[in-house]
RNA sequence: GGGCCGGUAGUCUAGAGGCUAUGACGCCGCCCUGACGCGGCGGAGGUCGCCGGUUCGAAUCCGGCCCGGCCCA
Numbered sequence: 001g002g003g004c005c006g007g008u009a010g011u012c013u014a015g016a017g018g019c020u021a022u023g024a025c026g027c028c029g030c031c032c033u034g035a036c037g038c039g040g041c042g043g044a045g046g047u048c049g050c051c052g053g054u055u056c057g058a059a060u061c062c063g064g065c066c067c068g069g070c071c072c073a
Base pairs, nucleotide, nucleotide: 001072002071003070004069005068006067007066010025011024012023018056027043028042029041030040031039049065050064051063052062053061
């Protein structure tokens, strides 16, 4: 340099045009317990890598760029 795959909450992850973006772990509160843990209920937490384009509507499609991984040179 070229090809392919990926980037979504603190971490991991689902979602591949249409309510208010999914779940788990973690965090906070309440219940439970003598207490802790487990368990139950609830809550907070998201520039969907960045910029632009298409569209009534983009995490999703298209282009460029950035970062990471694999392969080729």
Background: Transfer RNA from an Aigarchaeota archaeon, 73 nucleotides, folded computationally. The coordinates come from a structure-prediction model, not an experiment, and the mean pLDDT is 82. The sequence was found in a public genome assembly. It matches the Rfam family "tRNA". Rfam classes the family as a transfer RNA. The organism belongs to Nitrososphaerota, within Archaea.